[in-house]
RNA sequence: UGCUUAUUAAGAAAGGUGGAGGGAUUUGGCCCUAUGAAACCUUAGCAACCCUAUUUGGCAUUUGCCAUUUAGAAGGUGCUACUUCCGUUCUGGUGAACCCACUAGUAGAGAUGAGCU
Numbered sequence: 001u002g003c004u005u006a007u008u009a010a011g012a013a014a015g016g017u018g019g020a021g022g023g024a025u026u027u028g029g030c031c032c033u034a035u036g037a038a039a040c041c042u043u044a045g046c047a048a049c050c051c052u053a054u055u056u057g058g059c060a061u062u063u064g065c066c067a068u069u070u071a072g073a074a075g076g077u078g079c080u081a082c083u084u085c086c087g088u089u090c091u092g093g094u095g096a097a098c099c100c101a102c103u104a105g106u107a108g109a110g111a112u113g114a115g116c117u
Stems, first nucleotide, its partner, number of pairs: 002116007013043005021032003027087003044080004049076002051072003056067004084109001090105006
């Protein structure tokens, strides 16, 4: 880099350097930003994916494996504006009706963890 899989409406800040962008991509909006963007560094915090222990059940029968419950936070990891900021694929419903609006789902893509290559 790629593949598989789980989650993706919650949660959580300040300082320093820096000096104009940022919110992934197509595209339309909207928002943040010189009262300082991105990026980098430091400290702090949030989470509970890996991890540690543990409840229950099943499979195994050497320590185990799978699912599940509860707790923990040293280590790995991620994150700390707005639902992945909202729509942009497709389908249904409602509004008389193509358009359009609202609403419910869905696909693709993205992000993060774990396993594999």